[in-house]
RNA sequence: UCUUUAUCCAGAGUGGUGGAGGGGAAGGCCCUUUGAAGCCACGGCAACCGGGUUCUCCAUAAGCUGAACUGUCCGGUGCCAAUUCCUGCCCUGUUGUUGAUAUAACCGGGACAGAUGGGGA
Numbered sequence: 001u002c003u004u005u006a007u008c009c010a011g012a013g014u015g016g017u018g019g020a021g022g023g024g025a026a027g028g029c030c031c032u033u034u035g036a037a038g039c040c041a042c043g044g045c046a047a048c049c050g051g052g053u054u055c056u057c058c059a060u061a062a063g064c065u066g067a068a069c070u071g072u073c074c075g076g077u078g079c080c081a082a083u084u085c086c087u088g089c090c091c092u093g094u095u096g097u098u099g100a101u102a103u104a105a106c107c108g109g110g111a112c113a114g115a116u117g118g119g120g121a
Base pairs, nucleotide, nucleotide: 001121002120003119004118005117006116007115008114013042014041015040016039017038021031022030023029026087027086028085043080044079045078047077048076049075050074051073052072053071056068058066059065084113089110090109091108093106094105095104096103097102
């Protein structure tokens, strides 16, 4: 970098440094000199992965042997404003306008895209 898969309405900050941006892209709308991004220190959250251990249960002649399950600890990533901040594209429905087609708004569902973890190349 490509691909595949799972999740994404919850949760989680202080200080130092820094000095104008940031929220993936676009349009909005937000955050920000009452200091943005980045970096450092300590702290926290808990989605995935690895390891340890505990409860329960099954198998076994039996066994800290194996499988399942539950809690917890350590580690690897990640994350610590707003639903992935909202929207676009498709579909059902509802309401209003219209002679009708259609059109506008809204709820819901799906797709695309994105982020993160795991697997593969």